Lysine riboswitch aptamer from uncultured Pseudogracilibacillus sp., 164 nucleotides, folded computationally. The coordinates come from a structure-prediction model, not an experiment, and the mean pLDDT is 84. Its Rfam family is "Lysine riboswitch aptamer". Rfam's curators write: Riboswitches are metabolite binding domains within certain messenger RNAs that serve as precision sensors for their corresponding targets. The RNAcentral record of the sequence draws on MGnify.

């Protein structure tokens, strides 16, 4: 340095599917009040609005996005997740949040299941912590075996392990 292995492995596209949802919106009557709106809060600015905005109620039409499930292609095995902290952009300004984008200490072999907590329409999935076997790996012991290696405890991490 090259090339490999774990296995319901781990990510990404694209197409169906289900849900979101008979929600959100618009439109029409109605009916209440002087107020609505610009991500949240405050404070300003701007705008709509007694020619009824805005809310609530009935009728008609009626979405999408994130997330998920399956199939099919495609990169990979720190694959990838989180994520301390740091610069920067967005949003009508100015404070704190927030949203997005780029870097990023540190942690975690892997998947599952169980509680718990964020998120979220969601009991789905996603992550975080904790805890259970399980399963690769390497090392220690102990038996067995001519040796390779098996098999059972322990016990460590991927900066590992293993071929050349």
């Nucleotide at each position: 340095a090259u090339g490999g292995a774990g296995g319901c492995g781990c990510g990404a596209a694209u197409u169906c599917c289900a849900a979101g949802a008979g929600u959100a919106a618009a439109u029409a009557a109605u009916u209440g009040c002087a107020g609505a709106a610009g991500a949240a809060u405050g404070a300003g600015c701007u705008u709509c609005u007694u020619a009824a905005a805005c809310g609530g109620u009935u009728a008609u039409u009626g979405a999408a996005a994130g997330g998920g499930g399956a199939a099919u292609u495609u990169g990979c095995c720190g694959a990838a997740g989180u994520g301390a902290u740091a610069a920067g952009a967005a949003a009508c300004u100015c404070a704190u949040u927030u949203u997005c984008u780029u870097a990023g200490a540190a942690c975690u072999g892997g998947g599952u299941c169980u509680g718990u907590g964020u998120u979220u329409a969601a009991u789905a999935a996603a992550c975080g912590c904790a805890g259970a076997a399980c399963u690769g790996u390497c090392a220690u012991a102990u038996a067995g075996g001519a040796a390779a290696c098996u098999a059972u405890a322990u016990g460590g991490a991927g900066g590992g392990c293993u071929a050349u």